[in-house]
RNA sequence: UGCAGUCUAGGAGAAGUUGUCUUCGGAUGAUUAUUAAACUGGCGAACGGGUGAGUAACGCGUAGGCAACCUACCUUUAAGUUUGGAAUAAUCUCGGGAAACUGGACUAAUACCGAAUAAGGUAUUCAUGCAUAAGUGUGGAUAUUAAAGUGGCUUCGGCCACGCUUUUGGAUGGGCCUGCGUCUGAUUAGCUUGUUGGUGAGGUAAUGGCUUACCAAGGCUACGAUCAGUAGCUGGUCUGAGAGGAUGAUCAGCCACACUGGGACUGAGAUACGGCCCAGACUCCUACGGGAGGCAGCAGUGGGGAAUAUUGCGCAAUGGACGAAAGUCUGACGCAGCAACGCCGCGUGAUCGAUGAAGCUUUAAGGAGUGUAAAGAUCUGUCCUAGGGGAAGAAUAAGUUGGAGAGGUAAUGCUUCAACUCUGACGGUACCUUAGAAGAAAGCGCCGGCUAACUUCGUGCCAGCAGCCGCGGUAAUACGAGGGGCGCAAGCGUUAUCCGGAUUUAUUGGGCGUAAAGGGGGCGCAGGCGGAAAAUCAAGUUGGAACUUAAAGACCUUGGCUUAACCAAGGGAGUGGUUCCAAAACUGGUUUUCUAGAGUUCGAGAGAGGGAAGUGGAAUUCCUGGUGUAGCGGUGGAAUGCGUAGAUAUCAGGAGGAACACCGGUGGCGAAGGCGGCUUCCUGGCUCGAUACUGACGCUGAGGCCCGAAAGCGUGGGUAGCAAACAGGAUUAGAUACCCUGGUAGUCCACGCCGUAAACGAUGAGAACUUGGUGACGGAGGCUUCAUCCCCUUCGGUGCCGUAGCAAAUGCGUUAAGUUCUCCGCCUGGGGACUACGGUCGCAAGGCUGAAACUCAAAGGAAUUGACGGGGGCCCGCACAAGCGGUGGAACAUGUGGUUUAAUUCGAUGCAACGCGAAGAACCUUACCUGGCCUUGACAUGUUAGUGAAAGUUCCGUGAAAGCGGAAUCCUCUGAGAGCUUGCUCGAUGACACUAUCACAGGUGGUGCAUGGCUGUCGUCAGCUCGUGUCGUGAGAUGUUGGGUUAAGUCCCGCAACGAGCGCAACCCCUUUCCUUAUUUGCCAUCAGGUUAAGCUGGGCACUAUAAGGAUACUGCAUGCGUUAAGCAUGAGGAAGGUGGGGAUGACGUCAAGUCAGUAUGUCCCUUACGGCCAGGGCUACACACGUGUUACAAUGACCGGUACAGAGGGCUGCGAAAUCGCAAGGUCAAGCUAAUCCCUUAAAACCGGUCUAAGUUCGGAUUGAAGUCUGCAACUCGACUUCAUGAAGUUGGAAUCGCUAGUAAUCGCGGAUCAGCACGCCGCGGUGAAUACGUUCCCGGGCCUUGUACACACCGCCCGUCACGCCACGGAAGUUGGUAGUGCCGUAAGCCAGUCGCCUAACCCUUCGG
Repeated sequence: UGCAGUCUAGGAGAAGUUGUCUUCGGAUGAUUAUUAAACUGGCGAACGGGUGAGUAACGCGUAGGCAACCUACCUUUAAGUUUGGAAUAAUCUCGGGAAACUGGACUAAUACCGAAUAAGGUAUUCAUGCAUAAGUGUGGAUAUUAAAGUGGCUUCGGCCACGCUUUUGGAUGGGCCUGCGUCUGAUUAGCUUGUUGGUGAGGUAAUGGCUUACCAAGGCUACGAUCAGUAGCUGGUCUGAGAGGAUGAUCAGCCACACUGGGACUGAGAUACGGCCCAGACUCCUACGGGAGGCAGCAGUGGGGAAUAUUGCGCAAUGGACGAAAGUCUGACGCAGCAACGCCGCGUGAUCGAUGAAGCUUUAAGGAGUGUAAAGAUCUGUCCUAGGGGAAGAAUAAGUUGGAGAGGUAAUGCUUCAACUCUGACGGUACCUUAGAAGAAAGCGCCGGCUAACUUCGUGCCAGCAGCCGCGGUAAUACGAGGGGCGCAAGCGUUAUCCGGAUUUAUUGGGCGUAAAGGGGGCGCAGGCGGAAAAUCAAGUUGGAACUUAAAGACCUUGGCUUAACCAAGGGAGUGGUUCCAAAACUGGUUUUCUAGAGUUCGAGAGAGGGAAGUGGAAUUCCUGGUGUAGCGGUGGAAUGCGUAGAUAUCAGGAGGAACACCGGUGGCGAAGGCGGCUUCCUGGCUCGAUACUGACGCUGAGGCCCGAAAGCGUGGGUAGCAAACAGGAUUAGAUACCCUGGUAGUCCACGCCGUAAACGAUGAGAACUUGGUGACGGAGGCUUCAUCCCCUUCGGUGCCGUAGCAAAUGCGUUAAGUUCUCCGCCUGGGGACUACGGUCGCAAGGCUGAAACUCAAAGGAAUUGACGGGGGCCCGCACAAGCGGUGGAACAUGUGGUUUAAUUCGAUGCAACGCGAAGAACCUUACCUGGCCUUGACAUGUUAGUGAAAGUUCCGUGAAAGCGGAAUCCUCUGAGAGCUUGCUCGAUGACACUAUCACAGGUGGUGCAUGGCUGUCGUCAGCUCGUGUCGUGAGAUGUUGGGUUAAGUCCCGCAACGAGCGCAACCCCUUUCCUUAUUUGCCAUCAGGUUAAGCUGGGCACUAUAAGGAUACUGCAUGCGUUAAGCAUGAGGAAGGUGGGGAUGACGUCAAGUCAGUAUGUCCCUUACGGCCAGGGCUACACACGUGUUACAAUGACCGGUACAGAGGGCUGCGAAAUCGCAAGGUCAAGCUAAUCCCUUAAAACCGGUCUAAGUUCGGAUUGAAGUCUGCAACUCGACUUCAUGAAGUUGGAAUCGCUAGUAAUCGCGGAUCAGCACGCCGCGGUGAAUACGUUCCCGGGCCUUGUACACACCGCCCGUCACGCCACGGAAGUUGGUAGUGCCGUAAGCCAGUCGCCUAACCCUUCGG
């Protein structure tokens, strides 16, 4: 800004066009024109369209009622439409006002107001029929009540059409009333005064407290009133197998609302979306005086928001208003536009096309995947572009023409039929056709499991993902990317919400011993449920019929758009409501009857059942007196305390309070709590036996009432003992505790409160049914007795074990947790929370009722296997104990930590790292540091090119060396073949080497938490498992546990187990005894020779020894014990006796144990360096701490001299004799030996003799000085040894801690590996050679059984609370502010009703002329 008007009722009446005249200002005629725009009037505007604020209500739904009502237009019936009058718009002009608007003057009507008439209506009343709660029909009387004209035609009389008035029915639309249904909260339990009813009156279209006066005191409520919160209701929609649950967009019905609140007017209808008045908020205009407005209509704008469209076309269709109609109006509606918002349909091409292009990805490097996919060839044309054709939707309208019809006319007219004409917003749209053209058209999510789909790289608890579980800490199918795949597809994912799954509120369809859940117990009102028989009623129930359950939707069948979505037609269904009929089994009502439930009566019985009064003895304490003396008491041990003022102890007497030993018992009684000396009184319940009676009188029980341990409270008593609080003493880190000494409330009594407990059988009450066994309590019967001894049967109560069954398991099991019925209570994840607020009870303490915010992904039950326990039982080990010797103190050696450093390379870290890797760091090793150098490299393989005077060897310069630079020497080897001078030349190729290049080498760089292999450790501990069977829902169990026994899961016996495997043991090696064989390098008994002596020689192999093979020991024998077993003890014999001693041998597994630096190896990293070479340095540092050792501290010794006796090893780059030199380390020369032959090689402790004489020494040897030796290019940093000199600490070691049980500990020396040299270490060898073990209580470690567990990374576990810091949620708070509801009071707009007053008023009436 547009979108409710329209009309031949009425009066007035333009502009424009055109003609004439003109003084040029204008006047006038025609036409437009029965006009436009307005006005009066009629109808409409109460429909249509929008929205859901309010409403928990007769608002809605459903079924009824009005005999208590209205209804314009439409239709039907009947009768009329006579006669007067006064105004007022428009208009006019003069005014007022900024405007809105308004004052004055004129005029008309279908506008308004009288009078007449009244078929009919209405009111009252009479008679009468029908009906009956108020009614209705017919007939009569009285009173009262209407109107409007306009147009056409006319033979001028009227007729026709549309109106108008009254009236009878109908239709349509409404109004009112009623039954039933309609969300949540009881932490809302009482609400109500016009409230409930009546009478009179008023009011309404109409009933009614709707209103009012009076009267009565009612009405609603546990079947939820009132209050609070939320919400428009329904057909339907979504979901679900259904029952249900959620929801109320579009379409349709009803209601409510129209800026907010109030109000009436008009009208048939409104308390009126696009009307009026008032108040309020807001916006706009204003001359400041005053006015205007209401999109929750269609578009559109702003704002808000995660978010929702065009200020389009058209009245062509359908529908509506007005009109006689043409027609006008219609953002209703029909269309178009925007949006993948939804549903449906279609396309983005189809057919061929490689042992398979490229690219990309991956790879085991061969290949594989993407993939017939592409390219390419052939074809089609939905869609697209261009051209051509081209609808249906439109007719029962209107007009024209013609015909017919009714009563017919003077005529118009009316009804009806046919033909023709005209009307399309969408739209040149749908559709058809011609040509061109694969051209213009694929994305999104996902790929760890649920859940279809897997790989590579990047990242490295970061970045990130995530619906749940959960991924990510260097090999991520889980993050990000690539490739590939899976799913859906013009969509795909996400988010939100609802239903489902969820039997997780359980009517269908759950539970309550221990998981959440039985009220602490009883009595009992309401309610629910209820024994047997008969009759009756028909409320429930069942069957049938009728009406209804709007349409749409849903379902079925057809049909129309190419199909579908969509639309249309028909059908069925609609479990609900109402009415009628029928049935009578069951439930129910009524009546009659019965005895099986329940109760009464009689006779017995048991009992800590309750209340009151009385009474008894024992004990504690106190008091008095006696005896008596130094302690008592108390504890794990003490102390506080009591006691010389005489305790404790003991005797006698007395006082007082409380509780009742024995009996006494998973015995009894009681509803539960609970009840215990004895006697008496009062009193409740129960059981058994028996007869008669009552006749369902019963069960349960929300609220209610009563009882209810202990503690606590009030008042008054009482108080012996005990004993919270409190005090003191101990304990302890502390000890507001446990223990001790005291001690007040309280405990006791009376009366009154409290009302809770693990008030438990964690199991509500009642009834019925369902195999048993065995105790004990109270009765009765039978049998039998001296006997109520035993036995059998039965009733009641009370325990245990168990069948079926149940149960998640544990367990329950006639006393059910079994099978059923009735009623009550209670539960719905953990925490918050046995809490807060509110209510209620209480004197108080507190009780009962009882949330939410927030937070977690669990909390919980039962059982299983382990592990653990300052749980239990059994057993073992140098585990303790008994012993011997050490470490820890000293010095030194060595390793580690730490520190230092250019570097002090790296690893090992409780036992199980620390004389460990390292069986040997001066250089090397060497990995570290500094410096100098090399770059296909010190080393391997291959490629390409070049060189061959190369390479190699020797030498020079420079240099610390490596390296760099140079010189000399050297004409290499192979030789297909060719040439010719026939032994020369050329020479492909290969070898070798260098130069250059490319692949690669190289790394003691990282990761032992990516790995292989190897190793340590528990532990040489006796364990760890499997098959089959059996048991258990299962995890699992059994076997493997039990009784014995063993070093042993060793063996025996038993056993739902029977067997088996890996371990144990044995088999293997050494050693101890014997035998056989063999006999040199070994041995020498006998024989002979021989030496100062000597197996030295002949000889021998007996012995020893050597090294091959055998034997022996097995609880075999005896006795005893044991279960007649396994086995144990003792003994005999034997070299050895009970695995003879020692070794090798290490189960399943644990410790992410150790090792990437032994080697191997995935992956990451470096590549003129994190690789390689060289020189020097470092690994050897030194305030300190620790581990492992050596030597000592001395007399069981040190030193000197002398004299004996081993074993096992090693030796040619070696061992090295004898001789000789040196004080010595060692040197020189050099025999022998490749070893039972020679050498290392004198073993030492021991024994004999001597010196020392208790001291920092004749102990001890560090440190230091000097001189040497040896190895080695080289002993400065940094070797070992020798001699001389020096001569430190140390006088047996704190707390603590280690090894060892017999040829062991201790002690003594010897050898070897590594190695040029270097040993207090390591690995071996022999000599001498003890002590002790009562025993298993304790410490440590381990094995088996059992028990508890909130642990399972397994006690180094788990876990509670405060505090500190940060974060989250919720609170408190002086106050301040908004909203809502109620009550009281004050003021009050518009409006309506009533009363009253003033003013105007024609017809008409009276007339006194005022009214």

Notes: Predicted 3D model of a 1411-nucleotide RNA (small-subunit ribosomal RNA) from an uncultured bacterium. The sequence is in RNAcentral, with records from ENA and SILVA. The coordinates come from a structure-prediction model, not an experiment, and the mean pLDDT is 81. It matches the Rfam family "Bacterial small subunit ribosomal RNA". Its family is annotated with ribosome and structural constituent of ribosome in the Gene Ontology.